[in-house]
This is a predicted structure of a 344-nucleotide RNA (Bacterial RNase P class A) from uncultured Chthonomonas sp. The model forms 97% of the base pairs in the Rfam consensus. The sequence was found by an Rfam model in a public genome assembly. Its Rfam family is "Bacterial RNase P class A". The family's RNA type in Rfam is ribozyme. Rfam's curators write: Ribonuclease P (RNase P) is a ubiquitous endoribonuclease, found in archaea, bacteria and eukarya as well as chloroplasts and mitochondria. Model confidence (mean pLDDT): 78 of 100.

């Protein structure tokens, strides 16, 4: 000095001047009431992905809420976590010179399906060509060599054979048994002629899990209004996403009219974030100690002006919240780690 791997940061700040909106005290005012406005001053105002809604919860409600089935999800061992399909750490396969990536990584000996075309043949070969024997116009051996194919019943090579053949050796591979290490998944060794295609992000089989809906969930308060008609039900209606059994226990359905459309809650102090110490290879746990860091409701976070800086631009705008995943994103910047060059 080039190239790559893997992990993090920033994408604004700092002063004024004007506007928005929360929130605290404090002051005025409005309205029957819930409640609401309006003024000064403090303090605070979009993300790394708020974004896809793909998963997992928290939190509401059905609702007292079980148990099969059906259904859906996950799939190597072992941990972390509220929980996950997510993460960390190992194993096995595959990629790559590497650092590293990547993985839909349980069963094919429970069963069914499927493997076009080709080719003799795609799970049970009476062999296309073809090579050996023989009492030769046919009988008998062979799968070794040759063709097809993704694959043709382990493979290389030697020996044997009439010719071949795990027929027999050796080396590899796979299958089984033992033995050691390892919590495990597995890993060495050894002995064994045993030699049984492949496909399960195909149906299926096995092992865990798994109520249903959802903040437009659900509440509260003030005001206001009018029922009426028919069926159904204590021999159980209505309810528990679908069915069944079981629990509940009193309303339910339809049609047809009338009144409300306001104020607020939920709404952010939490599985909350920093800094030190401790376990622990991590994930992550636990202690002390500090900080509160948007909460609109047709939907606030703006816009000028000036400075330092290497830029202030890229993808992109909170609406219940949080843990993940996937996904776009111009520049700049920092740490570890491969590889090639060259130079001391």
């Nucleotide at each position: 000095u080039c190239a790559g791997g893997a992990g993090g940061u920033c994408g604004g700040g700092u002063g004024g001047u004007c506007g928005c909106u929360g929130u605290g005290a404090g002051c005025a005012g409005g309205g029957u009431a819930a409640c609401c406005u309006g003024c000064g001053c403090g303090c605070a105002g979009a993300g790394g992905a708020a974004a896809g809604u793909c998963c997992g919860g928290g939190c509401u409600c059905c609702a007292u809420a079980g148990g099969g089935c059906g259904c859906g999800a996950u799939g190597c061992c072992g941990g972390a976590u509220a929980a996950c399909g997510u993460c960390c750490g190992g194993g096995c396969g595959g990629g790559g010179u590497g650092a590293c990536c990547c993985g839909a990584c349980g069963g094919a000996a429970a069963g069914u399906g499927c493997c076009a075309c080709a080719g003799a043949a795609a799970u049970g070969a009476u062999a296309c060509a073809g090579c050996c024997g023989c009492u030769u116009u046919g009988c008998g051996g062979c799968a070794a060599c040759g063709g097809u194919g993704a694959a043709a019943u382990g493979g290389u090579g030697c020996g044997g054979u009439a010719a071949g053949a795990g027929c027999g050796c050796a080396c590899c591979g796979g299958c089984a048994g033992c033995a050691u290490g390892g919590a495990g998944a597995c890993a060495u060794g050894c002995u064994g002629g045993c030699c049984u295609g492949g496909u399960a992000a195909a149906c299926c089989c096995c092992a865990u899990c798994g109520g249903g809906a959802g903040c437009a969930a659900g509440g509260u308060c003030u005001g206001a209004c009018a029922g009426g008609a028919g069926g159904g039900g204590c021999u159980g209606a209505c309810g528990c996403g679908g069915c069944c059994c079981g629990c509940c226990g009193a309303c339910c359905c339809u049609c047809c009219g009338g009144g409300u459309a306001g104020a607020c809650c939920g709404c952010a102090u939490c599985a909350g974030g920093g800094a030190c110490c401790g376990g622990g290879c991590a994930a992550c746990c636990g202690g002390u100690u500090u900080c509160g860091c948007a909460g609109a409701g047709a939907g606030a976070u703006g816009a000028c002006c000036a400075u330092a800086c290497a830029a202030a631009u890229a993808c992109a705008g909170a609406a219940c919240c949080c843990g993940g995943c996937u996904u776009a994103c111009a520049g700049a910047c920092c740490u570890c780690c491969u590889g090639a060059c060259a130079u001391u």